[in-house]
The part of an RNA shown here (large-subunit ribosomal RNA, domain I) has 505 nucleotides and comes from Rubrivivax sp. JA1055.
The organism belongs to Rubrivivax, within Bacteria.
Its mean pLDDT, the model's own confidence on a scale to 100, is 84.
Context: one part of a larger RNA
Formats: sequence, C1' cells, structure tokens
RNA sequence: UGCAUGUGGUGGAUGCCUUGGCGAUUACAGGCGAUGAAGGACGUGGCAGUCUGCGAUAAGCCUCGGGGAGCUGGCAAGCAAGCUUUGAUCCGGGGAUUUCCGAAUGGGGAAACCCACCCGCAAGGGUAUCGUCAUCUGAAUACAUAGGGUGACGAGGCGAACCGGGCGAACUGAAACAUCUCAGUAGCUCGAGGAAAAGACAUCAACCGAGAUUCCGAAAGUAGUGGCGAGCGAAAUCGGAACAGCCUGUACGUUUUAGCAGUCGAUUUAUCAGAACGGUCUGGAAAGUCCGGCCAUAGCAGGUGAUAGCCCUGUAUGAAAAAAGUCUUCUGUGGAACUAGGCGUACGACAAGUAGGGCGGGGCACGUGAAACCCUGUCUGAACAUGGGGGGACCAUCCUCCAAGGCUAAAUACUCGUAAUCGACCGAUAGCGAACUAGUACCGUGAGGGAAAGGCGAAAAGAACCCCGGGAGGGGAGUGAAAUAGAUCCUGAAACCGCAUGCAU
Repeated sequence: UGCAUGUGGUGGAUGCCUUGGCGAUUACAGGCGAUGAAGGACGUGGCAGUCUGCGAUAAGCCUCGGGGAGCUGGCAAGCAAGCUUUGAUCCGGGGAUUUCCGAAUGGGGAAACCCACCCGCAAGGGUAUCGUCAUCUGAAUACAUAGGGUGACGAGGCGAACCGGGCGAACUGAAACAUCUCAGUAGCUCGAGGAAAAGACAUCAACCGAGAUUCCGAAAGUAGUGGCGAGCGAAAUCGGAACAGCCUGUACGUUUUAGCAGUCGAUUUAUCAGAACGGUCUGGAAAGUCCGGCCAUAGCAGGUGAUAGCCCUGUAUGAAAAAAGUCUUCUGUGGAACUAGGCGUACGACAAGUAGGGCGGGGCACGUGAAACCCUGUCUGAACAUGGGGGGACCAUCCUCCAAGGCUAAAUACUCGUAAUCGACCGAUAGCGAACUAGUACCGUGAGGGAAAGGCGAAAAGAACCCCGGGAGGGGAGUGAAAUAGAUCCUGAAACCGCAUGCAU
C1' cells in the first nucleotide's frame, strides 16, 4: 500500500409520519370605500424579541345571548401581580373607541412628516377637485354671456377570474417571404354586474312554413373562402337547456304593486342532549390475544402509552336565539309617489341629414370577387303604408317583414372568498415559491428576482450528584421499554475517513 472480516466516524438517502399543499363537488356569498377602504407605519403586555390581537378606552371597553370552572393569546418556560359560582377566561349578535399614512380630500411633502386659516370658553367641527341641481353675483359690451361665490347631493380608490366597448402587436406558420397566418390573440385602456352582453324580427324560409335572445349536441370540417398555398370555415334545418314579453303624448276614470310598520314561518350568525364493557394473557403501556357481554336511525372520523362501535371528542337523530341579517305568509298604512314602465276608455303619435348612392376603409366563414347584407371617414341624399326594406350582382313576378327610440328574468361564464364533503392526488429535492419568524433572509439603483430550513420520547421523566478539563466535550451515577432515543436527538443507505485483526507485497 492493496484485499478481506469486524467495529466506528462522517453523511442524510430510504422507510414510516403530517401540521401544509393540490384538485373536485354542493351550498352560500359575489363586493369594500369620504360614516375614510384595501394595504401599511408607529404604538399597545409588570418583565416583551417576533407573530397574533387591539388603537392613547390600545392581547382590550359596554351591552345582549351561549357556556360553566378555571383564567391572564402563540413561540415559551419562569418570576411577579391579579381575575373568577355576585359566573371569570372563552364563543356568538349589537354598540363604543379606532393614533398617523394611504383615494387622502385645508396647503405642502423625500408616505406614515411639516405648516396653516375659520367657528367655538373648551371638547370638537369645517376648509381638496370634478359633476349635477339650486341660488347670489357678474366683465370686455346695452340686454346678455363667459367668469366668480355659496348651499345640497353625487363621484373619486381598491378588488382573483368572468363580461362589454376602445386602441392593438410580434415571434410563429406558409418548410424563404410580401397578400395571408399567428389574431382581433397577448398587451394597454374605459366601464359595469353578480353575472355581463344579447333580445321581442324592416328575421329566416321557399311557394310549405317558422316565429325574441342566450347556451349545448348534430348539420360539418360540409357549403364556401384561400399567393385556391399555409390555412380559415359558416348557415338553413333538427334534437335539447331555459322560456316572457313589453313601453312612449293628452284627457278622464280606476285598482293595486313597490315602499314603510307590524306579524306567521323558514333560514344564517353561538350552542345543547346524544346509546352501549368487563375480565384474562403478553407487554413499559392494551385499543392486541383469549373468555364472556352490550348498543346501533350512532360500525363516518379523530384522539387516547400498539390495532377501541361500547375510554374521550364526536357521529345518526332530535332540540335551541335576547340580538342582527336574508327569504316568505298575512295585516295595516300608502295611493303611480324622487326616478321609473300599472290598468281601462277616447283622441292622437309611428323615429331625415335617416334609408339609399359615389369615393376610402372595416365587419360578416366570404382576401373586391358576379359580392348581396351590416358599420361609417368624406361628398351627397329619398319616399311617407296608394309607402318602404329583404329574399347573395341586377330586373320582373311572387313571398315576407316594417329600420332610422327604449326596457326585459331564466337557461350561460367565473371564484379573491365562507361552510361541508370527497380524492386509484403529493408526502418535505414531492405538494403552493412558502408544512418552519416566507414573498422572509439574501440579490438588484430600480422594475424585479427569490431561497434553504419538518420528525427526541408515551410522558421532559431534558440527565441531580461525583470525576477529568479553562471551556467544549467526555467518564460514572440517575431517568426511560430503549440513551448507538441525549437535545441539528426516529430509521440511519452510499460516496468519503479511521481503528483492530488476518493475508499479500
């Protein structure tokens, strides 16, 4: 030095576990905000770092319910001081307080800071901008108008996706590339709602007829369109889901719905009752073994020193609300009311710079094509139901409908979130980036990027005391079933590094 055997170190794979995730189903909810939100800063505890809670009334105050013996939140023990059957802590409803920043709104500002004015003895209140309405004023300039002041009401900001409008790419594909495609996608932006949008035929159809819209299945990858390339790609019709139709001016008449108050019931926000087991053996421990019982509208599940229907929490089932919310029934009030759209009768009204046309574009599955139809930047420009639009150039016949005003539930889309349940989903290099002080540490001027890190034991019983040592650490002793379970502690693979012995050199 190599090989082998044994025994260790290092290391943290594997197995087992799960506090955390992922996905789904059902129901609910679908908003919060000038009555100051979302999100923060700073405070707040007897000692107080961080998280949580809370706000100078600061881990809390008041009140109404629940509950019933301990309590003063977690990491996290300890000391101190207290509270509590005169019902605390805790859970739920309502209320009070709620610093400063933040739309931030008195002015400023390098967010959490600085500086003001008015009213008021003080406490406190008011003072942003824009819009609408009302009102007072008021130029050039006579009337007016612009402008200015005041008052009331509203808006502003945030939020995961879904929805409607506006603006709108490129990579890519076409095996290059320009029309085309990707795609009206991504992105930006405005606006709204719990859904939104659409919607009550100037629609289709085909000489038969249908009868608003939306969504799903077929029709159909068909008819078409297309450097007829790549590709794009309908509709009629049929089957389903769900169905709902309406409004307008004047006059007269008439009744009830909304709304408001009360009330019956249901339901949400705390909870409560809730059956039935003992012994033996092994073991540290019984829920395991054996023996004998019991309950079950409850043998879902979790926990308990190993595997428990009958030990605990629960589960099936049943019950419960002072207060607040939602839906519903009935009664009273109210009398179409702020807006807005009840019904009946009579008389009226029937949408013009519109339809259409020229030029230039865009949308329709349809790229200018034979290109109808829809929208319109620009120039033009009718008719008036004896009328007008459409039926894919255009004309006639025929059929069908009535534009240029408006409203409308359901079937449909989504899930930041709440509750319950489930999974041939993951099990710590997996599963969310994050099972743990995680959007943390750290990196970056910044936009932004972004980790690693779980497991002693049933119970700390977490090793008193002695010895070596400055300590770290170790040896005894002790605890424990186990300490090669000793605190970066379950199991403890491999690489890698020792020690002992044997053999070889």